This is a predicted structure of a 1485-nucleotide RNA (small-subunit ribosomal RNA) from an uncultured prokaryote. RNAcentral holds the sequence, with entries from ENA. Rfam family: Bacterial small subunit ribosomal RNA.

RNA sequence: AGAGUUUGAUCCUGGCUCAGAACGAACGCUGGCGGCGUGCCUAACACAUGCAAGUCGAACGAGAAAGCUCCCUUCGGGGGGUUAGUAAAGUGGCGCAAGGGUGAGUAACACGUGAAUAAUCUGCCCUCGAAAUUGGGAUAACUCGGCGAAAGUUGAGCUAAUACCGGAUAAGACCACGCUUCUCAAGAAGCGCGGCCAAAGGGGUCUCAAUCCCCGUUUGAGGAUGAGUUCGCGGACCAUUAGCUUGUUGGUGAGAUAAAAGCUCACCAAGGCUACGAUGGUUAGCCGGCCUGAGAGGGUGAUCGGCCACACUGGAACUGAGACACGGUCCAGACUCCUACGGGAGGCAGCAGUGGGGAAUAUUGCGCAAUGGGCGAAAGCCUGACGCAGCAACGCCGCGUGAGGGAUGAAGGUUUUAGGAUCGUAAACCUCUGUCGGAUGGGAAGAAUUAUGACGGUACCAUCAGAGGAAGCCCCGGCUAACUCCGUGCCAGCAGCCGCGGUAAUACGGAGGGGGCAAGCGUUGUUCGGAAUUAUUGGGCGUAAAGCGUAUGUAGGCGGUUGGACAAGUCAGACGUGUAAGCCCGUGGCUCAACCACGGAAUUGCGUUUGAAACUGUUUAACUUGAGUGCAGGAGAGGAAAGCGGAAUUCCCAGUGUAGCGGUGAAAUGCGUAGAUAUCUGGGAGAACAUCAGUGGCGAAGGCGGAUUCCUGGGUUGGUACUGACGCUGAGAUGCGAAAGCUAAGGGAGCGAACAGGAUUAGAUACCCUGGUAGUCUUAGCCGUAAACGAUGGGUCCUAGGUGUUGGGGGAUGUUGACUCCUUCAGUGCCGUAGCUAACGCAUUAAGUACCCCGCCUGGGGAGUACGGCCGCAAGGCUGAAACUCAAAGGAAUUGACGGGGACCCGCACAAGCAGUGGAGCAUGUUGCUUAAUUCGAUGCAACGCGAAGAACCUUACCAGGGCUUGACAUCCGAGGAACCUCCUGGAAACAGGAGGGUGCCUUCGGGAACCUCGAGACAGGUGCUGCAUGGCUGUCGUCAGCUCGUGUCGUGAGAUGUUGGGUUAAGUCCCGCAACGAGCGCAACCCCUGUCCUUAGUUGCCAUCAGGUAAUGCUGGGAACUCUAAGGAGACAGCCUGUGACAAGCAGGAGGAAGGUGGGGAUGACGUCAAGUCAUCAUGGCUCUUACGUCCUGGGCUGCAAACGUGCUACAAUGGCUGGUACAAAGGGUUGCGAUACCGCGAGGUGGAGCCAAUCCCAAAAAACCAGUCUCAGUUCGGAUUGGAGUCUGCAACUCGACUCCAUGAAGGUGGAAUUGCUAGUAAUCGCGGAUCAGCAUGCCGCGGUGAAUACGUUCCCGGGUCUUGUACACACCGCCCGUCAAGCUAGGAAAGACGGAAACGGCUGAAGUCACUAACCCAACCGCAAGGAGGGAAGUGCCGAAGCUAGAGUUGGCGAUUCGAGCUAAGUCGUAACAAGGUAACC
Repeated sequence: AGAGUUUGAUCCUGGCUCAGAACGAACGCUGGCGGCGUGCCUAACACAUGCAAGUCGAACGAGAAAGCUCCCUUCGGGGGGUUAGUAAAGUGGCGCAAGGGUGAGUAACACGUGAAUAAUCUGCCCUCGAAAUUGGGAUAACUCGGCGAAAGUUGAGCUAAUACCGGAUAAGACCACGCUUCUCAAGAAGCGCGGCCAAAGGGGUCUCAAUCCCCGUUUGAGGAUGAGUUCGCGGACCAUUAGCUUGUUGGUGAGAUAAAAGCUCACCAAGGCUACGAUGGUUAGCCGGCCUGAGAGGGUGAUCGGCCACACUGGAACUGAGACACGGUCCAGACUCCUACGGGAGGCAGCAGUGGGGAAUAUUGCGCAAUGGGCGAAAGCCUGACGCAGCAACGCCGCGUGAGGGAUGAAGGUUUUAGGAUCGUAAACCUCUGUCGGAUGGGAAGAAUUAUGACGGUACCAUCAGAGGAAGCCCCGGCUAACUCCGUGCCAGCAGCCGCGGUAAUACGGAGGGGGCAAGCGUUGUUCGGAAUUAUUGGGCGUAAAGCGUAUGUAGGCGGUUGGACAAGUCAGACGUGUAAGCCCGUGGCUCAACCACGGAAUUGCGUUUGAAACUGUUUAACUUGAGUGCAGGAGAGGAAAGCGGAAUUCCCAGUGUAGCGGUGAAAUGCGUAGAUAUCUGGGAGAACAUCAGUGGCGAAGGCGGAUUCCUGGGUUGGUACUGACGCUGAGAUGCGAAAGCUAAGGGAGCGAACAGGAUUAGAUACCCUGGUAGUCUUAGCCGUAAACGAUGGGUCCUAGGUGUUGGGGGAUGUUGACUCCUUCAGUGCCGUAGCUAACGCAUUAAGUACCCCGCCUGGGGAGUACGGCCGCAAGGCUGAAACUCAAAGGAAUUGACGGGGACCCGCACAAGCAGUGGAGCAUGUUGCUUAAUUCGAUGCAACGCGAAGAACCUUACCAGGGCUUGACAUCCGAGGAACCUCCUGGAAACAGGAGGGUGCCUUCGGGAACCUCGAGACAGGUGCUGCAUGGCUGUCGUCAGCUCGUGUCGUGAGAUGUUGGGUUAAGUCCCGCAACGAGCGCAACCCCUGUCCUUAGUUGCCAUCAGGUAAUGCUGGGAACUCUAAGGAGACAGCCUGUGACAAGCAGGAGGAAGGUGGGGAUGACGUCAAGUCAUCAUGGCUCUUACGUCCUGGGCUGCAAACGUGCUACAAUGGCUGGUACAAAGGGUUGCGAUACCGCGAGGUGGAGCCAAUCCCAAAAAACCAGUCUCAGUUCGGAUUGGAGUCUGCAACUCGACUCCAUGAAGGUGGAAUUGCUAGUAAUCGCGGAUCAGCAUGCCGCGGUGAAUACGUUCCCGGGUCUUGUACACACCGCCCGUCAAGCUAGGAAAGACGGAAACGGCUGAAGUCACUAACCCAACCGCAAGGAGGGAAGUGCCGAAGCUAGAGUUGGCGAUUCGAGCUAAGUCGUAACAAGGUAACC
C1' cells in the first nucleotide's frame, strides 16, 4: 500500500466482498511447562448453608459454668480456692454513612472541565487559647409475676455511669443596635453597649491522698479532610414529536434549611421556554481511559481509578458530624418460609455456593504474615477489604518437544512417459547434550519491628538417571503462500466474493505431497480500518444518484473605498489547573519478556492576567465605482379589457343539375332518386388568425402571433444631476404556474377521449375508415402537476479569437438618402484556443478560473409505495420509511452482429429464355411402420442414386441356433512333431474321431530357422461407449475478396489509422489523395489440358508424289510432305491507332491476328465460422466386456410394406414409332483377361480358338444423322409396367434374393396444382460410347466424343455475399433480448371486524406509615411550688401533604387476527408481443 466482482473488450460511476488489528468472548479439533493478568456481557431472576461489623471492663452495674484443686460429708452431696472479674447478656461510647457489590433508573448541573460560595456544614485528626463548678431524679441488666406456639411483650421491685436533668460561672462564640475601615458585590474585619449559652470523668506513678503524667469532656479561633449548593462551556437519536408551561415566570412578605432560591405558603403582576429545536418519544450510568486509525475521526465505557445512582418493589422519616441508611426502623405490595391458624420471619446487585436463564464465565479453599480499615491507653479483637492458593490455553509473554554426523538415496507409501521422481538426511545407525518434566538433598527475600510467613518445603541452587514423557490445527481455483492421483458424476457436497460439481474436478470426499501458524489452530459474533462509501482534513449534482417549475421576500449567512476609536474574535508571553494509573521516552527490578518500580514528556483543554492591532467584528466620520432615482430617446406575438375584420369550415333557404358521392393498401360501414357529391346567390354560427415568419422579438418561468383603441409592467441606449453601500443569496413564507381534470353558468363551427359501426387479423376491446358524447371556447372559482429541459440554481470578477443576427449609441465614406466599413453597449446563434471532462462534449451565454448564498445526492429493486401528518369538492398533491430481495443496476465510448435503417456493388439472385422436377409407371435412397433381426452412421442449405467404385453365401458389423476359451490374429516360454497331402465315419457346418502317405533346409551335430499340435501365464481381441476428450481427413460460407502484422501516429483505454476517401477492376486489381510507411496470408501469375504456328523424331500411326499388286484395302517397295503421335519452342502484352478519363489507373471502338482484353477449361480454397461430419477407413486418451460386448459355423436379415419425401430412368408420341439401307467419333479397358474369322441357336448365348502383355490384336456395333418405305392422331404399330410360360449365363448355391433372352400379356400415362430446379456457348437440350467396383448384377457414379440452340431491356423486387454509414436495452450476438396478466409454491409487509396486553398522563374516590401544624378531655420522675397546681413532655385525636389501590373517559404503543391488498423470489406452466432496429403505429413524460 491494495485486490476480486457489472463488459466480447474498455474507461468511469457505484455497491458488495476480501487481505489487517482488537476482544471479559463462544464453538470445533488438539493440548507439555512456567510467569503475569483476566473470568455471569444473559434473569437489577429466585435463593438453602456458612462467613462478610464490630470493639471498648482504662465509662457502668451485675456476674456464671465445665474443668482443676482443697475441706466437709449422712456418700445423695455441700463449701472454699482457682477458672475469673473471664464467657454470655445489659447500660454507655465510638464505629456501623467507610470498605465491598451492581448499573435497574437517570438525557439530568447526573457526568467532564473551569469558576463561585461575600449563601454553607464538617465527627474522629492537628495548632493555639480558655475551662472543667454545684446538685438531682431515673432506668436497663437483675429478681418476682402475667400473656404468647413462637417472635416477643407486660406489671411490680432494686441499682450504676463518661447515660439523663437543674443551678452557678464565662468569652474573642451567638443575637440585636450604633460607629470606623475595606470591598466589584447582596458583604468582610474591627470597636462599644445590652441579652444569651457549657462540662465528666477514667487510668497510671507504691496501695491512700495530693502533685504530676496519659486518655477523655466543654468552649473559642484557625488548619486539614470530607461534603452541600450555584453558574459558564461540552458530549445520544427521532420534526412521520411544533408548540409547551399555572408554582408555571417574576415581585413583596413569611416559613423551612447547615446554606442562596417558588424550596414551601399568602398576596400581586402575566409572565417564562421554543426552529441556535422547547415539549414529547426512544435509547443510555458519565469520565480518566480502552480498541481502531497516518491523522482528523469512528466505536466502546469489562478489569484499574474518579463521580453518580441503587440495595426485593414503592413511600417515609428517625438517629447521627454525616443517611432518608445493602447486612437499621416504620408502612404498603409481590414472593418465599415457620405456625398450635391467633400470628410471626426474610431480603447474596458482599465472599463462596445453589437453582434458573444462556453459546457462555471459577472454590460452599487458606490467612490476617503483609497493605489498609474499625474499636481500644495498650495487649488485642474483628476484617470473604486485602494477601494468597484452587479451577479455566480466556488473554499476553517466555521455554521445550532434542543436537551433530549419516546415501544402499533402505523398506514402505504416493506417482510414473515404467526409465524414474518424491516423502528424504527424513528414518535406521553412530556420537553427544540435559532445558522442561521426574527423583534426592539444600532452601530464601518478602518482617521497616522484640515477636509474627497464609503463600511454602514455594521460588531458587546442587546432584542423579535418561532421547527417554511432550504436536497439532487450518489451508493448497483466483483474491492468497501452497498440486497431483483415486472416488463421485448438477448427485453427494463446497462456498468470504467471483463461483465449482452434468465421466478425465489442482474448487466435492479420501490419499500422497506441499504451504501457513504453532500449544495452539480454525470457525462464528462484534468494533474500527481498508471506505475519499457522509468527504472539516477529503466527494459530488448536463448524460452515471443528485438544481426546488419559476419568481418575490422574512430570519440567517456573506458583503465596496478611506480615516479614527475599542479590543469581542485573532495572535504572543506569564500564572493556575488539567488526580493517580494508562499511552510515549529514559533508567532500573524479576535469568529474558510479559509484568513491575522511578523519573521525564505529553495531557492539543479551561480559567486568570499582561500586551499587539494587520485582518474579521463593533462604533464614528467621510467617499462614489456597487445599487437606486430624476431627464431625453428607441424596440418588442410582455400583460389586461373593449369593440372590429377577412379567408376557410359547417349548417339553413333557394337555383342549376343527375347518379353517384365519400373513403382506403384494397374495401365496407356512411351519405344519395324524399335529388346527394358538384356548382352558384343569400343568410347564420362558433373557433382559429395563412402570407409577413426569421436557431427573429418579448417575458421570471408557464407562455405570447389578424388589425385598432384605452390602461399597464419590465428591459435597453445616451449623457447629466442626485441619494450614499441603500447590496447578493435566501430556510420557513407568499405569488405566478402548460395540458388534462373538477364546480357553477353560458357557448358549441371544426376537431374529438369514451362509445357505436365497418374493415384488418388466428384474435384486434388497436393501428385504418364512417360517425360521435364529454372536452376543446367564455366568465367566476379550484387543482398545482409535466421529458415544467439548456435534463445545466442565483450573483460577482477574470480568462485567445473568428463569423452571423436583433435593438440602441458614436465615427468614416457618401451631395442628401439607401447602402458599405470601423467601433461601443445590451441580447441571441454557430465555429473554435487554452483549460476542464469518464468520455461525449463545454468553451466570455463555461461544464474554464475563483468567491458568496441556497437546494439536492449517497448501490439496484421494494417505492415515490405503506403508515402518520398537512392541503384538496374529488381526482389527487406535498412530506416520506421499513421488512424482504439481488450482486449488481448504471454512464460514455469501442469492436462486432443484427434491423420489416440508408447508400454503393456483385452473383443464373431476379428479369429475358430453353429444358425440367412436382402428376404416371418403374429404379434407387430416406422417414415411418413391421420384425427374432430388418446392423450402423449421415438429418435445412451443407442428410436422403450419401459412407456403399456394386448385401444370393462371403461381405456383415444384425438375428436364431450350434461350437471354442491364451483364443480367428501378434510376441515370449516349455514339450512334441517337418511342413504338407489323401481318404473314411458322425454332423447343417464349425468341429470331433480315425487311417494312410510324407521325412525337406542350415548345422560347430549340442541344436537352429520357417511351419503344425499340446500346455502355463503375461496377454490377445471388441464395427462396444464417448466426434462434446482427440489426431488426421472432409463439408460449408466461398474461388467470396477478404484476413492480418511491424514500425510510426492518435486515443486514459478497449481500439483507431494503415484497410477510409475520389476513380477503376473479376479482384484490398491498379492509380490518385491522405499520418502514415512498409510487409505477410489470400487475388493474379507461375502448373496441367485445349485452341495457331514452328523445330525435332517417324513405329504399331500417315500416304501427297514414284513404282508394284489386288475383287477391294498403305497391301508391298518406298516416302517424311500432310494428318497424327510427343518432346521442345513461338505467340497476347492493352503491344499499335482513335476517342474518353485527371497528362493517371483504366475504359470504349478499331487494325492486325489462330486467339483480344484473366482466350476456354482444370488444379489451386486466406484468417476463420458451424463443440458441422467421421471413434464404423485409419490412429488415439479415458471408460467398459473377458467361457464374452471376443471368436468359428449354418440358416435368416440388411431386399420385409397402409403411408410420406428426395434423386433419377422411361414415357405420354408424327421434330415421332417401326422396317430396311448408308455414314462419321473420342476416350478407355484387356493374360484368373479381351477374345476375331468360322459354325450352332429367333435370341440371350454356345462350340472353338487366330491374334494381342496392345498407336499392331480384341472389346467395337457408335447413336442421333442421312436415304427410302410404312403408320395418320387412336390409349394407337405411342407407352412399356405387370403377369404367365420357356430359356441363357455367372456362381458351391439364383426359394427368400441376380442379370439377360424369347413367346405371350399390354397397366398407369394424352405434358402434369400450389410450388420449385438447372443452364449465358461448343453452354442448355439431345445422341450414343467407355471405365471403376465386379464371379454375376448400373436407370447410379466417373469420363468421352457427335448434333447443337434461345435469351440477357436491366438491377425495382426475392435469395446470398462484399464495402461504407446509422440505430441498438443484442454479444450464446434477432432462432437475440424482453414486458404484463393468469396458474403454482415460498417469504416478508400493509389494511381489517375485533379480542389481548404495555408504559405514561389527566379527573375522581379511598388514603397506610410518617414529618409538620393544631389539640378540650387522658398520662408523666428531674425544674418552680408547702400544696393545689404550673412550666415542659408524652400518648391518642384532627388537619394538610401523601405511596399503593379502585374507578371514568381520552390518547399512545405492541404483538395476535377470519378476510383482503399489492410486493419480492422461484431451470424448463398459460396467453399474447408492449419495449430495444424506423421493433414493424418513433419512443417517452

Record summary: Its mean pLDDT, the model's own confidence on a scale to 100, is 85.